This is a predicted structure of a 570-nucleotide part of an RNA (large-subunit ribosomal RNA, domain I) from Afipia sp. It matches the Rfam family "Bacterial large subunit ribosomal RNA". Gene Ontology terms of the family: structural constituent of ribosome and ribosome. The RNAcentral record of the full RNA draws on ENA.

[in-house]
Context: one part of a larger RNA
RNA sequence: GGCGUUUGGUGGAUGCCUUGGCAGCAAGAGGCGAUGAAGGACGUGAUACUCUGCGAUAAGCUUGGGGGAGCCGAGAAUAGGCCUUGAUCCCAGGAUCUCCGAAUGGGGCAACCCACCUGACAGCUGAUUAUUGUAAGUUACGGUCGAACGACCUGGGCCCUGUGCCCGGAGCGUGCGGCGGUAGCGCACAAUAAUUGGCUGAACCAGGUACUAAUCACCUGAAUACAUAGGGUUUUUAGAGCAAACCCGGGGAACUGAAACAUCUAAGUACCCGGAGGAAAGGAAAUCAAUUGAUACUCCCCUAGUAGUGGCGAGCGAACGGGGACCAGCCGAGGCCUGAGAGUGACCGGAAUCCGCUGGAAAGCGGAGCGAUAUGGGUGACAGCCCCGUACGGGAAGCUCGAUGGCACACAUCAAGUAGGGCGGGACACGUGAAAUCCUGUCUGAAGAUCGGGGGACCACCCUCGAAGGCUAAGUACUCCUUGCUGACCGAUAGCGAACCAGUACCGUGAGGGAAAGGUGAAAAGCACCCCGACGAGGGGAGUGAAACAGUACCUGAAACCGGACGCCU
Numbered sequence: 001g002g003c004g005u006u007u008g009g010u011g012g013a014u015g016c017c018u019u020g021g022c023a024g025c026a027a028g029a030g031g032c033g034a035u036g037a038a039g040g041a042c043g044u045g046a047u048a049c050u051c052u053g054c055g056a057u058a059a060g061c062u063u064g065g066g067g068g069a070g071c072c073g074a075g076a077a078u079a080g081g082c083c084u085u086g087a088u089c090c091c092a093g094g095a096u097c098u099c100c101g102a103a104u105g106g107g108g109c110a111a112c113c114c115a116c117c118u119g120a121c122a123g124c125u126g127a128u129u130a131u132u133g134u135a136a137g138u139u140a141c142g143g144u145c146g147a148a149c150g151a152c153c154u155g156g157g158c159c160c161u162g163u164g165c166c167c168g169g170a171g172c173g174u175g176c177g178g179c180g181g182u183a184g185c186g187c188a189c190a191a192u193a194a195u196u197g198g199c200u201g202a203a204c205c206a207g208g209u210a211c212u213a214a215u216c217a218c219c220u221g222a223a224u225a226c227a228u229a230g231g232g233u234u235u236u237u238a239g240a241g242c243a244a245a246c247c248c249g250g251g252g253a254a255c256u257g258a259a260a261c262a263u264c265u266a267a268g269u270a271c272c273c274g275g276a277g278g279a280a281a282g283g284a285a286a287u288c289a290a291u292u293g294a295u296a297c298u299c300c301c302c303u304a305g306u307a308g309u310g311g312c313g314a315g316c317g318a319a320c321g322g323g324g325a326c327c328a329g330c331c332g333a334g335g336c337c338u339g340a341g342a343g344u345g346a347c348c349g350g351a352a353u354c355c356g357c358u359g360g361a362a363a364g365c366g367g368a369g370c371g372a373u374a375u376g377g378g379u380g381a382c383a384g385c386c387c388c389g390u391a392c393g394g395g396a397a398g399c400u401c402g403a404u405g406g407c408a409c410a411c412a413u414c415a416a417g418u419a420g421g422g423c424g425g426g427a428c429a430c431g432u433g434a435a436a437u438c439c440u441g442u443c444u445g446a447a448g449a450u451c452g453g454g455g456g457a458c459c460a461c462c463c464u465c466g467a468a469g470g471c472u473a474a475g476u477a478c479u480c481c482u483u484g485c486u487g488a489c490c491g492a493u494a495g496c497g498a499a500c501c502a503g504u505a506c507c508g509u510g511a512g513g514g515a516a517a518g519g520u521g522a523a524a525a526g527c528a529c530c531c532c533g534a535c536g537a538g539g540g541g542a543g544u545g546a547a548a549c550a551g552u553a554c555c556u557g558a559a560a561c562c563g564g565a566c567g568c569c570u
Base pairs, nucleotide, nucleotide: 001569002568003567004566005565006564007563008562009561015555016519017518020490021489022487023486024485025484026483027482028481029479030478031242032241039100040099041098042055043054044053046078049075050074051073061094062093063092064091065090066089070082071081072080105114106113107112115209116208117207118206119205121201122200123199124198125197126196127195128194129193130192131191132190133189134188137185138184139183140182141181143179144178145177146176148174149173150172153169154168155167156166157165158164159162211239212238213237214236217233218232219231220230246277247275248274249273250272251271257264261311287294288293298325299324300323301322302321308316309315329471330470331469335407336406337405341401342400343399344398347394348393349392353368354367355366356365357364369385370384376388377387378386420444421443422442423441424440425439426438427437430456451466452465453464454463455462506513507512526554529541530540531539532538
């Protein structure tokens, strides 16, 4: 060094799995926006970052309903809190909703800069009203003091013994004066409050201030007297922008095919522009038919690759008629209010099982039962009966549909620069052709239902219809989106570009291009402690676990590629 056997490393195929996709079906919805959208920027938590939610009321505020034990979103824990006085959560309504963005006060290099008017607020000042206080006045009340008068009770004295005189005392009544008190009235002043007017105000706050069209009112105002046009101010309303396909209209290629190429084709396609709706468009015969008649429009199947058309090349390509889907007619068919009832709806009820064995674990196996109007998912392996559910039954508000009844309005009109014609184009399956029919850039130009159009040049007869005004559901097309369900659809190089923080990282000045990347375990029980090592990396023990060759570089772990061991050969 080779060969063989074996054991490892590396690597991530394969198997299994699925949170994600794909294609449908059935319903719904088919718009959102100046009441500021779609999409963003910046913020917002006890906590740095990202996602999600939300907006200076900022993982939230509030009302009604549901619900009933846990909760404070995720990566991801910790601190601190909330909750049976009902939280978190779910449904429905309301409030808040910075800045940019149609962005709309002006500007601008989006998320920034600069304004004006009015208000709020503050200060000063005036008026009115109310309340309180102060000072003076007045009225009333009761209190006290003083004097007066009156009646009554009573004590003493005198005498002429009388209904006498004098000196007292007690209370009562009447009016007067003084003091202080309470209440009312009126006036003045002050303070406070409310309402209202004026002036001023640096900053902050709120509302308004774009354009266009229509519109109410007012002021002006020509030629031109009245007027009108026009101009100005103001009020009110609407529009704008975004959005996947479908639809209608206005413009409109080329590659390509013709085996070259020019008419032709591709194709009225791609693309651009305008407009609308949940559908749009079309639509109630100046239509067809053919001597019988049919009867708006739209869509499908035939007719039929036929009749035609065509450098009669390549190609293009009907209609009549038949069978279906759906049906509706008209000159506002509708509008507003009412709301029997039905649907949806957070949510509520919702059957029935145990024992033994194996095992880490039972749903497996064995035994014995029960339920079923019951898809499915989960639970330590495969569960009708363990859990969530499902069938079935019920269900508030809101929303949708909607019977009935009521109200107000409306009910037009018979189409002229038209039909037709000339020239030039275009559309019709039909390329100018014998070319009817339809549209019209230009030049012309009728009739008036006793009329007019059509029946594929044109004429006659016959038949049929009534243009130059308008509306109209259904059947048809589509799916950015919501819900439910389904799959001889995929299963991580597949399936959407994206199963994972993806239109991200990254690339490009830009338009634009555009990835890779899933899996421990049933449960983190995610290896306490010890040892070697640099207080490493990595490893050895110990421990957890069914398993650690399941150790976060984690399921399985192929091959290429690189080692070790043993045997043989050289």